Small-subunit ribosomal RNA, 5' domain from an uncultured bacterium, 504 nucleotides, folded computationally. The full RNA is in RNAcentral, with records from ENA, Greengenes and SILVA. Its mean pLDDT, the model's own confidence on a scale to 100, is 83. Its Rfam family is "Bacterial small subunit ribosomal RNA".
[in-house]
Context: one part of a larger RNA
RNA sequence: GACGAACGCUGGCGGCGUGCUUAACACAUGCAAGUCGAACGGAAAGGCCUGUGCUUGCACGGGUACUCGAGUGGCGAACGGGUGAGUAACACGUGGGUGAUCUGCCCUUCACUUCGGGAUAAGCCUGGGAAACUGGGUCUAAUACUGGAUAGGACCAUCGUUUAGUGUCGGUGGUGGAAAGUUUUUCGGUGGAGGAUGAGCUCGCGGCCUAUCAGCUUGUUGGUGGGGUAAUGGCCUACCAAGGCGACGACGGGUAGCCGGCCUGAGAGGGUGGACGGCCACAUUGGGACUGAGACACGGCCCAGACUCCUACGGGAGGCAGCAGUGGGGAAUAUUGCACAAUGGGGGAAACCCUGAUGCAGCGACGCCGCGUGGGGGAUGACGGCCUUCGGGUUGUAAACCUCUUUCAGUAGGGAAGAAGCGAAAGUGACGGUACCUGCAGAAGAAGUACCGGCUAACUACGUGCCAGCAGCCGCGGUAAUACGUAGGGUACUAGCGUUGUCC
Numbered sequence: 001g002a003c004g005a006a007c008g009c010u011g012g013c014g015g016c017g018u019g020c021u022u023a024a025c026a027c028a029u030g031c032a033a034g035u036c037g038a039a040c041g042g043a044a045a046g047g048c049c050u051g052u053g054c055u056u057g058c059a060c061g062g063g064u065a066c067u068c069g070a071g072u073g074g075c076g077a078a079c080g081g082g083u084g085a086g087u088a089a090c091a092c093g094u095g096g097g098u099g100a101u102c103u104g105c106c107c108u109u110c111a112c113u114u115c116g117g118g119a120u121a122a123g124c125c126u127g128g129g130a131a132a133c134u135g136g137g138u139c140u141a142a143u144a145c146u147g148g149a150u151a152g153g154a155c156c157a158u159c160g161u162u163u164a165g166u167g168u169c170g171g172u173g174g175u176g177g178a179a180a181g182u183u184u185u186u187c188g189g190u191g192g193a194g195g196a197u198g199a200g201c202u203c204g205c206g207g208c209c210u211a212u213c214a215g216c217u218u219g220u221u222g223g224u225g226g227g228g229u230a231a232u233g234g235c236c237u238a239c240c241a242a243g244g245c246g247a248c249g250a251c252g253g254g255u256a257g258c259c260g261g262c263c264u265g266a267g268a269g270g271g272u273g274g275a276c277g278g279c280c281a282c283a284u285u286g287g288g289a290c291u292g293a294g295a296c297a298c299g300g301c302c303c304a305g306a307c308u309c310c311u312a313c314g315g316g317a318g319g320c321a322g323c324a325g326u327g328g329g330g331a332a333u334a335u336u337g338c339a340c341a342a343u344g345g346g347g348g349a350a351a352c353c354c355u356g357a358u359g360c361a362g363c364g365a366c367g368c369c370g371c372g373u374g375g376g377g378g379a380u381g382a383c384g385g386c387c388u389u390c391g392g393g394u395u396g397u398a399a400a401c402c403u404c405u406u407u408c409a410g411u412a413g414g415g416a417a418g419a420a421g422c423g424a425a426a427g428u429g430a431c432g433g434u435a436c437c438u439g440c441a442g443a444a445g446a447a448g449u450a451c452c453g454g455c456u457a458a459c460u461a462c463g464u465g466c467c468a469g470c471a472g473c474c475g476c477g478g479u480a481a482u483a484c485g486u487a488g489g490g491u492a493c494u495a496g497c498g499u500u501g502u503c504c
Base pairs, nucleotide, nucleotide: 001503002502003501005500006499007498008497009496012371013370014369015368016367017366018364019363020329025327026326027325029324030323031322034075035074036073039072040071042068043067046066047064048063049062050061051060052059053058054057082282083281084280092206093205094204095203096202097201098200101199102198106195107194108193109192110191111190112189113188114148115147116146117145123138124137125136126135127134128133154175155174156173157172158171159170160169162167208254209253210252215245216244217243220242221241222240223239224238225237226236227235257279258278259277260276261272262271263270264269284305285304286303287302288301307318308317309316310315335361337360338359339358343357344355345354346353347352374404375403376402377401384395385394386393387392408445410440411439412438413437414436418431421428422427448493449492450491451490452489453474454473455472459488460487461486462485463484469476470475
């Protein structure tokens, strides 16, 4: 000098930041991922209209499509948000390669969008079960599923051209694709090519400690055939060879997410990785795949373990390292708040819906910055306190007193921008009656903490008497203590001041 700090004393206001560093301990409760009726059958869930009965707000019946519970289907749920356990590794940083690759939505472009079929959920009927849930029969729709036609091209095999090479271009043979809805526009679907974005793989170099770890390795190192993947590869498998790494530190052990940065320092360097941004890993522990353009998936599935809960004992349910919040641990770390108004995201043609992302508010002097606690005058240097050589000195222009001002806080009136947008229009701001402006009253409501032997700015008196105590180091204290305790005075910083811890 610095801090995500803590502790002691003290504490007026505001702005901007920031706040579980410990138990990746366990979690009550609420919310954090939905949306589309312009894909579909529908109206059994709700609303509205209406009729009857009456128990006067309920039962039964009909209608409507205001919209819509549940269901089929599409897209999203792989983003956003959290944490740092693991990881010494192509995990990260930086620079390359991909002639070894994929990429939904988006953009550009070429072509097409034809003829059919059978089911199934919901519904209705009926079983099982305490529940979670689940079985059977029957009916029905689609942008759900499926068969055929069409095919420049795509994919596979092969030949030629070019290339260092598996890339480019051309020829020959074989195999697979479309879906409508609305009709006024629009939004779609399928195949091919290109782009953009995102991702996978791979390589050079770089960044911890330890030799009281010296040898390590059998899918190990390489080859051939095969499998697998979007793709290279011992990634996997059969056979063959015996290799591969290591004192330039292999292997083992310990510790640790990495970086942009941040702190310090003149720099070189040292330390660090909290907030913000990028990458990675994880989601109660371990394993596994499914779906999908994308996951081996925090709020998906299956299995096993530990734990918790329900149970009719047969069986089931759960996962806050999301936002709040609770217990526990700890020196220590906040509200079970408001709003989608803005920015961004998902769905939708749109209106709109959802969004604990985000925007805001609340709490904490935790940090930085700003402001205030008044300004001017005022000497017989009042009273009081303290000291005294008893003359006085000091507190001290300090107070009183006179005069002035009103920041901040208080109170009253006015009162935003953020609104671009959306909507036919009316209208539409969580923050917030906030910021800001104006008026009013009155110096009125607002100062402490540490230190004073030397280092180190600042001294006397009394008490105590190697006691009580102080102390960062040297060291003070045993009867005149500037070092302990108190008082007066002084010094330093100031809404803070000290102490402790850690780094330079």